[in-house]
């Protein structure tokens, strides 16, 4: 230092130019003689930043920051 990748709920992911979502976990409820397990619900992220393209950006395009992996006199 060149290249490729990834950053999205606490935790592991998904999702694609117009509603931001699943699992698991936390919480209330239902069941339960308690727990657990099963069922229901619920709360909880403006999508790493920062500019650009667009009527309209998590998503296209530059830059930076971070992690991963590759090459390299």
């Nucleotide at each position: 230092g060149c290249c490729c990748u990834g950053u999205u709920a606490g935790c592991u992911c998904a999702a694609u130019g117009g509603g931001a979502g699943a699992g698991c976990g936390u919480c209330c409820g239902c069941c339960u003689g308690u727990c657990g397990a099963g069922c229901g619900g619920a709360a909880g992220g403006c999508c790493g930043c920062c500019g650009g393209u667009u009527c309209g950006a998590u998503c296209c395009c530059g830059g930076c920051a971070c992690g991963g992996g590759g090459c390299g006199c």

Notes
This is a predicted structure of a 73-nucleotide RNA (transfer RNA) from Virgisporangium aliadipatigenens. The sequence is in RNAcentral, with records from ENA. NCBI's taxonomy places the organism under Bacteria, Bacillati, Actinomycetes, Micromonosporales, Virgisporangium.